RNA sequence: CUUAUCAAGAGUGGCGGAGGAACAGGUCCGAUGAAGCCCGGCAACCUAAUUGCAGCAAUGCAAAGAAGGUGCCAAUUCCUGCGGUUUUUGUACCGAGAGAUGAG
Numbered sequence: 001c002u003u004a005u006c007a008a009g010a011g012u013g014g015c016g017g018a019g020g021a022a023c024a025g026g027u028c029c030g031a032u033g034a035a036g037c038c039c040g041g042c043a044a045c046c047u048a049a050u051u052g053c054a055g056c057a058a059u060g061c062a063a064a065g066a067a068g069g070u071g072c073c074a075a076u077u078c079c080u081g082c083g084g085u086u087u088u089u090g091u092a093c094c095g096a097g098a099g100a101u102g103a104g
Base pairs, nucleotide, nucleotide: 001104002103003102004101005100006099011039013038014037015036019029020028021027023081024080025079026078040073041072042071045069046068047067050063051062052061053060054059077098082095083094084093085092
């Protein structure tokens, strides 16, 4: 940089000790214990293997599972951050941007 996904899911464990939720503003979480590490778990993006259907084949689609590689386990990606529609206002909705993760 390209592309897919981001409304679901996941511990009353051990170590650890004050911070954390990307950034900014909010709003929250935290000594009834934050980050981090370990264990545990969730999911099923990639790899391998399995089943069904289509196909001469390459392969495609669907399903189940979870061995390997990642990822994830407060709140919609916690909300807003730019634009549009809507509302008297509050607001509601849509799209983009930014961000995260996988694959290339």

SAM riboswitch aptamer (S box leader) from uncultured Ruminococcus sp., 104 nucleotides, folded computationally. The RNAcentral record of the sequence draws on MGnify. The prediction has a mean pLDDT of 82. The model forms 90% of the base pairs in the Rfam consensus.